[in-house]
RNA sequence: UCAGAUGGCCGGAUGGCCGCGGGCCGCUGCGCAAGCAGGGGUUCGAGGAAAGUCCGGGCUCCACGGAAAGACGGUGCCGGUUAACGGCCGGCGGGGGCGACCCCAGGGAUAGCGCCACACAAAUGACACCGCCUAAGACCCUAAAGGUCCGGCAAGGUUGAAAUGGUGCGGUAAGAGCGCACCGCGGGCCUGGCAACAGGAACGGCACGGCAAGCCCCACCGGGAGCAAGACCAAAUAGGGACGGUAACUGCCUUUUCCGGGCCGCCGUCCGGGUCGGUCGCGUGAGGUGACAGGUAACUGUCAUCCCAGAGGAAUGGUCAUCUAUCCGCAUUCAUUCGCAAGAAUGGGCGGUGGACAGAACCCGGCUUACAGGCCAUCUGACAUU
Numbered sequence: 001u002c003a004g005a006u007g008g009c010c011g012g013a014u015g016g017c018c019g020c021g022g023g024c025c026g027c028u029g030c031g032c033a034a035g036c037a038g039g040g041g042u043u044c045g046a047g048g049a050a051a052g053u054c055c056g057g058g059c060u061c062c063a064c065g066g067a068a069a070g071a072c073g074g075u076g077c078c079g080g081u082u083a084a085c086g087g088c089c090g091g092c093g094g095g096g097g098c099g100a101c102c103c104c105a106g107g108g109a110u111a112g113c114g115c116c117a118c119a120c121a122a123a124u125g126a127c128a129c130c131g132c133c134u135a136a137g138a139c140c141c142u143a144a145a146g147g148u149c150c151g152g153c154a155a156g157g158u159u160g161a162a163a164u165g166g167u168g169c170g171g172u173a174a175g176a177g178c179g180c181a182c183c184g185c186g187g188g189c190c191u192g193g194c195a196a197c198a199g200g201a202a203c204g205g206c207a208c209g210g211c212a213a214g215c216c217c218c219a220c221c222g223g224g225a226g227c228a229a230g231a232c233c234a235a236a237u238a239g240g241g242a243c244g245g246u247a248a249c250u251g252c253c254u255u256u257u258c259c260g261g262g263c264c265g266c267c268g269u270c271c272g273g274g275u276c277g278g279u280c281g282c283g284u285g286a287g288g289u290g291a292c293a294g295g296u297a298a299c300u301g302u303c304a305u306c307c308c309a310g311a312g313g314a315a316u317g318g319u320c321a322u323c324u325a326u327c328c329g330c331a332u333u334c335a336u337u338c339g340c341a342a343g344a345a346u347g348g349g350c351g352g353u354g355g356a357c358a359g360a361a362c363c364c365g366g367c368u369u370a371c372a373g374g375c376c377a378u379c380u381g382a383c384a385u386u
Base pairs, nucleotide, nucleotide: 001382002381003380004379005378006377007376008375009374010373012323013322014321015320016319017318018317020045021044022043023042024041025040027038028037029036030035047357051368052367054366055365056364057363058362059226060225061224062223072222073221074220075219076218077091078090079089080088081087092106093104094103095102096101107217108216112215113214114211115210116209129157130156131153132152133151137149138148139147140146165183166182167181168180169179170178184206185204186203189200190199191198192197230280231279232278233277240271241270242269243268244267245266246265251263252262253261254260287306288305289304290303291302292301293300294299324355327352328351329350330349334347335346336345337344338343
C1' cells in the first nucleotide's frame, strides 16, 4: 500500500425567528369558594432500532389446600451468568478458511414401533447380476491338458444418499480379519479436567447400517389473561329499591254498601348499580454516567454523581443564515503521481445539491429485521522498502 477478520461508536452541527406538548413559578380578569379564562417567565421534550410482537420477566386481575403424576407445549454438548430466558460469556466436539476468524436443531438408534423413494443382484432376517476359482469329491477322457457337475468366493465391475471396516504385506485353487502391522471401531482400565471431553497402554478380529426438523424414551421448564390489566370518583335520561304523602277524579282487590286497609298510578326525599365523562395506574427505575475492585469473559460489588418525554388517536415541527458528510458539474495547472506526448488519476479551487432506516403509548432484558454515510481499536494475509 492492497485485500480481509472481529469488536465498538456516531446517525448532520451551531445560532436567530415563529410554533407545538409536559412540569414548575408569578401576573391579570371573573367567582364566596372550588375553579375557569387570558397572558408571561423558566425548564424538559424520540430511537439504535421507538419496528416485528418472536422469547423471557416486572406489574395487575382471575383460578387454585399442599405435593406428585398424567395430558399438552417448550428446551436439549458441558460449565458459568442473570430477576428470567430459547439470551449472553467461556470451553468441548464436528465442519469451512492459507490465516485473523466463521458456521452447527449438537441428549438417546442394545426401550419399543415405524420408514429407507428411484436405481440395483442385494436396503437389514442384508445380497450374488457381471465376475473370480476348480484344490478336495463325482463324471467324460487311456492319462495329462481340457470340459461337465457338485461346489467355493466376494477381490474387481455395476446401482445408490447409504452396500457391513480402510491401506499394505502375507496367505490361498480363488478369496476372505483367515493371519499380521498401522489407522478406525468397541467395552472396561489408567492419567488430566468440576464437566463436556482429551490423551495413553493393553485387550477384543469387528460385533452394533442410516433416520428421532417420524412416533417415541430420558432430563429440565411451564396455571390463565393482559394497561382495552386493574383501582377510584361519578352526570343527564331510563329503569331498580326504601321511606313518607296521596285532597278531588279514576282503575283493581277486600262477596255488596259505609268506614278502614292494600295494589297500580302520581308526588317528594333518600339509597344503590352500570353508561358518558374524569382521576389514578404513568415513570426513581433489575435506571444512566464515572472511578475503583473481583472475574479470561458474560457479569457482579462499592463509592460518587445525574433526573432524562409522557398521552389522550397521539406534541417533538417550520423557516432563515453559516458550516458540513455525500453526490454532480466546471475551469484548468496550483501541487503530487503515471506517461515520449496527447492526456489521465488524486488532492486543492469555483458553482450547485443537501441527509439513511424510521416515529415512544405500562415498563424492562434479549432476539430478529431495516439502515445513506462516517469514525475508532485490535488482528490476519500478500507485496514493497529499511
Predicted 3D model of a 386-nucleotide RNA (Bacterial RNase P class A) from Rhizomicrobium sp. The model forms 96% of the base pairs in the Rfam consensus. Rfam family: Bacterial RNase P class A. Rfam's curators write: Ribonuclease P (RNase P) is a ubiquitous endoribonuclease, found in archaea, bacteria and eukarya as well as chloroplasts and mitochondria. The family's RNA type in Rfam is ribozyme. Gene Ontology terms of the family: ribonuclease P activity, tRNA processing and dimeric ribonuclease P complex. The coordinates come from a structure-prediction model, not an experiment, and the mean pLDDT is 77. The gene name in the source record is rnpB.